[in-house]
Molecule: transfer RNA
Organism: Desulfurellaceae bacterium
RNA sequence: GGGCGGUUAGCUCAGUUGGGAGAGCGCUACCUUCGCACGGUAGAGGUCGGGGGUUCAACUCCCCUACCGUCCA
Numbered sequence: 001g002g003g004c005g006g007u008u009a010g011c012u013c014a015g016u017u018g019g020g021a022g023a024g025c026g027c028u029a030c031c032u033u034c035g036c037a038c039g040g041u042a043g044a045g046g047u048c049g050g051g052g053g054u055u056c057a058a059c060u061c062c063c064c065u066a067c068c069g070u071c072c073a
Stems, first nucleotide, its partner, number of pairs: 001072007010025004019056001027043005049065005
């Protein structure tokens, strides 16, 4: 330098007819216990890397760009 994959909640990741932003773990409160753990209930938490375009509407399509991984040179 070129090819491919990835970038969504603190972490690991889902998200195919373009129209609801989600799961597990973690965190907070409460219940349960003599106390802890486990378990249960409720809750907080996200500019969907950044910019632009298409569209009535974009995490989801197109272009540019940044970063990470990997392969080739």